[in-house]
Annotation:
Predicted 3D model of a 161-nucleotide RNA (glmS glucosamine-6-phosphate activated ribozyme aptamer) from Acetanaerobacterium elongatum. Model confidence (mean pLDDT): 79 of 100. Its Rfam family is "glmS glucosamine-6-phosphate activated ribozyme aptamer". It is annotated as a riboswitch. The RNAcentral record of the sequence draws on Rfam. Of the family's consensus pairs, 82% are formed in the model.
RNA sequence: GGGUACCUUAAAGCGCCAAGCACCAUGCGGAUUUGCCGUAUGGUUAACGAGGAGAGAGGAGUAUCGAAUCUUCGGCGGAUGCCUCUCCGUUUUCUGCCUGAAACGAAGCUAGCAGACAAACUGUCGGGAAACCGAAAAACAAAGCUGCGGCAUAGGCAGAC
Numbered sequence: 001g002g003g004u005a006c007c008u009u010a011a012a013g014c015g016c017c018a019a020g021c022a023c024c025a026u027g028c029g030g031a032u033u034u035g036c037c038g039u040a041u042g043g044u045u046a047a048c049g050a051g052g053a054g055a056g057a058g059g060a061g062u063a064u065c066g067a068a069u070c071u072u073c074g075g076c077g078g079a080u081g082c083c084u085c086u087c088c089g090u091u092u093u094c095u096g097c098c099u100g101a102a103a104c105g106a107a108g109c110u111a112g113c114a115g116a117c118a119a120a121c122u123g124u125c126g127g128g129a130a131a132c133c134g135a136a137a138a139a140c141a142a143a144g145c146u147g148c149g150g151c152a153u154a155g156g157c158a159g160a161c
Stems, first nucleotide, its partner, number of pairs: 014077004020073001022044009048066003054087006088105005094159007108151003112148004124135004
């Protein structure tokens, strides 16, 4: 350096499916006209992306935004959200320092203006008997973000005008 085997990791709008609902297939039973009802077994689906972490501790539990044909029902676990405390840092006074206050976390709020940004779906190709699964390419959001505008501090000392 190469090969083989085993183990661990990979994800955080993320993972999982024991029971249920829904859907598919087969068997049986019942209806009797087009596939309905019940039941057994096996299987399928079960959140589409965007955004989101200063460090530590604790807490609660339906943690932001829109897209959609709305079972994206239901359930379990986790989680960058939220609340409290400590430390560090940012912004706000004409400037600097010190002490505090408020709001925040590459860092104030914003009913205003402008700007860039998605996937599912659909179609195509491939797989499956089917429900359905996989791949690549294209269309369309909102929150937040970026730029502009508007608004946002008290005392002391020093400085500038």